The RNA shown here (Purine riboswitch aptamer) has 102 nucleotides and comes from Paenibacillus sp. 598K.

This record gives sequence, C1' cells and structure tokens, in this order.
RNA sequence: AUUUAGAGGUUGAAGAUGUCUCGUAUAUCAUCGGGAAUACGGCCCGAUCGUCUCUACCCGAGAACCAUAAAUUUUCGGACUACGAGCCUGGAAUAGGAAGAG
Repeated sequence: AUUUAGAGGUUGAAGAUGUCUCGUAUAUCAUCGGGAAUACGGCCCGAUCGUCUCUACCCGAGAACCAUAAAUUUUCGGACUACGAGCCUGGAAUAGGAAGAG
C1' cells in the first nucleotide's frame, strides 16, 4: 500500500498474542546407591521423593566444620516451568522498505 467489505461516514463492544506485576506450586527441598577430592579440598553420575502440575531441581558469593579421615553443615543472592489474575498492547493474508537480533 492492497485485500479481509458490495460505497462512504460516525460511534462502540469483544479479543488472540506479547512485556511486566501479583498469587498458587516447590522448600530451585529431602533421601539413597556408585565414584571422586582432602584445610590451595569439600565434587561428579544415577535413582527415588516432593506439586489438584508439565518441566526443572542448578549457579554464584561467604561462614563454619573436618588435623588427613569420610562425612559435610549453614547464610545470602539469582530464576525457569505450569496454572490463575491485573494494567498495558490489540485480528489475518499478500507485496515492498527500514531497523534490530541470531
């Protein structure tokens, strides 16, 4: 720009999607098995549990504790996913252009 409309004008309603915010779930928790490190260390893999629930279940920074052994404890900060709600946004197709990102 054209179409969605079979001409124009005016005035409304609803709404997909999306950012953000809030709420609920789960405590980014707990338990177990195997392996690994050792005060410059304290980790890795797998499984179970937890949600009217899919997925995820880690990262970073501290502190404590363990006198060399097999075991960690705790504090603070950070989301993702599912569903609900709220402000805002506001349908689709085609063609072209610009910007940005990968």
The RNAcentral record of the sequence draws on Rfam. It matches the Rfam family "Purine riboswitch aptamer". For this family Rfam cites "Three-state mechanism couples ligand and temperature sensing in riboswitches" (Reining et al., Nature, 2013). Rfam links the family to the GO term purine nucleobase biosynthetic process. Rfam describes the family as follows. Riboswitches are metabolite binding domains within certain messenger RNAs that serve as precision sensors for their corresponding targets.